Background:
This is a predicted structure of a 73-nucleotide RNA (transfer RNA) from a Minisyncoccota bacterium. Rfam family: tRNA. It is annotated as a transfer RNA. NCBI's taxonomy places the organism under Bacteria, Bacillati, Minisyncoccota.
[in-house]
RNA sequence: GGGCCCGUGGCGCAGUUGGUAGCGCGCCUCAUUUGCAAUGAGGAGGCCAGGAGUUCGAGUCUCCUCGGGUCCA
Numbered sequence: 001g002g003g004c005c006c007g008u009g010g011c012g013c014a015g016u017u018g019g020u021a022g023c024g025c026g027c028c029u030c031a032u033u034u035g036c037a038a039u040g041a042g043g044a045g046g047c048c049a050g051g052a053g054u055u056c057g058a059g060u061c062u063c064c065u066c067g068g069g070u071c072c073a
C1' cells in the first nucleotide's frame, strides 16, 4: 500500500428480506430473609463509531473518514 471482516445500553452479543431497537449478565426499587446470597416482580439506561448520500422511511443499501482484527505484498 491492497483485499476481507467487525464497530449496536456498563460488559458480551442478536437484529440475515429497509418499516417504531432486543436478549443475557450487570445496575436501581420492592417482596421473601435477623442479615447476605439466591429467587420472584417491576424499572432505568443505547438512535446503532463519525459524516454525507439514496429512499416516504436506513442499525440494515452506497460513498468518505476513524478505530480494531485478519490475510497478501
Stems, first nucleotide, its partner, number of pairs: 001072007010025004019056001027043005049065005